[in-house]
RNA sequence: GCCCUCGUAGUUCAAUGGAUAGAACAACCCCGUCCUAAGGGGUAGAUAUAAGUUCGAUUCUUGUCGAGGGCA
Repeated sequence: GCCCUCGUAGUUCAAUGGAUAGAACAACCCCGUCCUAAGGGGUAGAUAUAAGUUCGAUUCUUGUCGAGGGCA
């Protein structure tokens, strides 16, 4: 330098163009207990970034940034 794959919550993963982006664990609050724990209920929390296509984009296209891999 060229090519490929990937980027979603604190972490691990869903969501193949359509309703308020969902779950588990973690965090916080409450119940629970003599206390702690188990268990139960609740709360907050995310689409790397910029543009394009579309009535509608996490999804499709392009650029940029970042991670990993391959060739030279």
A computed fold for a 72-nucleotide RNA from Candidatus Campbellbacteria bacterium RIFCSPHIGHO2_12_FULL_35_10, annotated as transfer RNA. RNAcentral holds the sequence, with entries from ENA. Model confidence (mean pLDDT): 81 of 100. RNAcentral records the identical sequence in 2 taxa.